[in-house]
RNA sequence: CGAGCAGGCCGCUUAUCGCCCCGGGGUAGCCCGGGGAGGAAAGUCCGGACACCAAAGUGCAGCAUAGCGGGUAACACCCGUCACCCGGGAGGGGAGCAAUCUCAUCCCGGGGAGGACCAGUGCAACAGAAAGGAUGUACAGUUCGGCUGUAGUGAAAUCGUGUAAACUCUAUGCGGUGAAACGCCACGUAGGCCAGCAUUAAGGGCGGCACGUCCGAGUUGGCGGGUAGGCGGAUUGAGGCCCGGGGGCAACUCCGGGUCCAGAUAAAUGAUAGGCGCCCCGGUCUUCCGGGGUUACAGAAUCCGGCUUAUGGCCUGCUUUUUUU
Numbered sequence: 001c002g003a004g005c006a007g008g009c010c011g012c013u014u015a016u017c018g019c020c021c022c023g024g025g026g027u028a029g030c031c032c033g034g035g036g037a038g039g040a041a042a043g044u045c046c047g048g049a050c051a052c053c054a055a056a057g058u059g060c061a062g063c064a065u066a067g068c069g070g071g072u073a074a075c076a077c078c079c080g081u082c083a084c085c086c087g088g089g090a091g092g093g094g095a096g097c098a099a100u101c102u103c104a105u106c107c108c109g110g111g112g113a114g115g116a117c118c119a120g121u122g123c124a125a126c127a128g129a130a131a132g133g134a135u136g137u138a139c140a141g142u143u144c145g146g147c148u149g150u151a152g153u154g155a156a157a158u159c160g161u162g163u164a165a166a167c168u169c170u171a172u173g174c175g176g177u178g179a180a181a182c183g184c185c186a187c188g189u190a191g192g193c194c195a196g197c198a199u200u201a202a203g204g205g206c207g208g209c210a211c212g213u214c215c216g217a218g219u220u221g222g223c224g225g226g227u228a229g230g231c232g233g234a235u236u237g238a239g240g241c242c243c244g245g246g247g248g249c250a251a252c253u254c255c256g257g258g259u260c261c262a263g264a265u266a267a268a269u270g271a272u273a274g275g276c277g278c279c280c281c282g283g284u285c286u287u288c289c290g291g292g293g294u295u296a297c298a299g300a301a302u303c304c305g306g307c308u309u310a311u312g313g314c315c316u317g318c319u320u321u322u323u324u325u
Base pairs, nucleotide, nucleotide: 002320003319004318005317006316007315008314009313010312011276012275013274014273015272016271017270019036020035021034022033023032024031025030038297042308043307045306046305047304048303049302050178051177052176053175057211058210059209060208062174063173064172065171066170067081068080069079070078071077082114084111085110086109087108088107089106090105092103093102094101095100115169116168120167121166122163123162124161137151138150139149140148141147182232183231184230185229192223193222194221195220196219197218203215204214205213206212239261240259241258242257243256244255245254246253247252277294278293279292280291281290282289283288
């Protein structure tokens, strides 16, 4: 210098004009003050909050997780630790003339969905005699039986190995739907017509099925008519950010103080100019000067905690390759 891993940040300010929300003033026009899109807002993959399915189950199927412990509202997430794999280093043992190879221990960094292969069923290229519990290459021994040993091929070769993000088995766990949820108000028509089934239970609800249980006088199909407007949900939270203190290896947690930090509904959060910061190019010994850019990925839509994907720049720490000293 390059590459990799982890963590953090991604603009600030002034002026003019424009847009949305909140608060205040005003008869109104309008005026004053405050605020206004990300690290992923994306994917809709997990977990929840909230709302509805009237209430409550059992079994099967299905799905999810998988060493041990901790964190969290919860999780398939996060942290620690153990084992395994990869890379680097340190000293030591063994083989070798040497180069080098090999074995275990310790340290550092990185990685992964890490129970079970004697419950069963599958799969294993090439090479090899053989990868089918079937067979039997070469040599030696032999009680003449692959019975025993050695060798060769291979990741695995003679009461056999590997593979389960192969099917499966074991243990544990799991209702659904989704803000177009849902609730309220107003308006309006034709609460219409025809046919089937049914009134002693047709039809319907409870995840997919079954059992069970509950509602139940109407229900299923067709033709036709009216309406789709307004308000809430809706942003005060398992909160976020900043400062200080305690506990813990860490994830995280406890205590104190400050600050309300987008709320649209076809969807606002912008444009121009200057300065600072940052990046790029050129000049310059440094200082500094000039020019250009505001860059990549990309825009909230009920909200929150994660994961995954896309991607440019800066900062901090660690690991490693190469070069130089």

Model confidence (mean pLDDT): 76 of 100. The RNA shown here (Bacterial RNase P class A) has 325 nucleotides and comes from Robiginitalea sp. SC105. The sequence was found by an Rfam model in a public genome assembly. Rfam family: Bacterial RNase P class A. Its family is annotated with ribonuclease P activity, dimeric ribonuclease P complex and tRNA processing in the Gene Ontology.